Predicted 3D model of a 160-nucleotide RNA (Lysine riboswitch aptamer) from a mouse gut metagenome.
[in-house]
RNA sequence: GAUAGAGGUCGCGGAAACGAAGAGUACCUUGCAGCACACGCCGGCAGGCGGCGGCAAGGGAAAGGCAAUUCCGCCGAAGCACCGCAUGGCUGCCGCCGUGCCGCUGCUGGGACGACGCCCAAUAAGCGCCGGACUGUCACAGUUUUUGUGGAGAGCUAUC
Numbered sequence: 001g002a003u004a005g006a007g008g009u010c011g012c013g014g015a016a017a018c019g020a021a022g023a024g025u026a027c028c029u030u031g032c033a034g035c036a037c038a039c040g041c042c043g044g045c046a047g048g049c050g051g052c053g054g055c056a057a058g059g060g061a062a063a064g065g066c067a068a069u070u071c072c073g074c075c076g077a078a079g080c081a082c083c084g085c086a087u088g089g090c091u092g093c094c095g096c097c098g099u100g101c102c103g104c105u106g107c108u109g110g111g112a113c114g115a116c117g118c119c120c121a122a123u124a125a126g127c128g129c130c131g132g133a134c135u136g137u138c139a140c141a142g143u144u145u146u147u148g149u150g151g152a153g154a155g156c157u158a159u160c
Base pairs, nucleotide, nucleotide: 001160002159003158004157005156008075011074012073013072014071015070016069019066027059028058029057030056031055032054034052035051039050040049041048042095043094044093045092046091047090078108079107080106081105082103084101085100086099087098088097089096109135110134113131114130116128117127118126137151138150139149140148141147
């Protein structure tokens, strides 16, 4: 260097259909009172367009995110952050937010649990950090049959 392979109390991802949540929210119709040099269309400036928000009644979604299930692809599987590109949020500039793609970038061996923080509509999921266990692997030491310490996937095992 090439090929093959292992990790598992939910190993990782994708898709499908279903369910919960989103939400009795947005939005639509009607009524009532109010405001309109105001106010709304993500924020600022400039422009453009539109009346604006409140309450009550009657109707009433969707997207992103998620659990479990099945199938498929896999074992840096992949996740997150960041750079860049594309796209949506009325138009231009500057920001912000969402989504998709990309990478000789950074972090993380793995899943679970507990505390705190970030993100989020969320007590879900994800991420960061700390903690004590568990687990695979390698190194070292002890021992002789399983104990201790330490490391990280740029690793480990087998074959060539």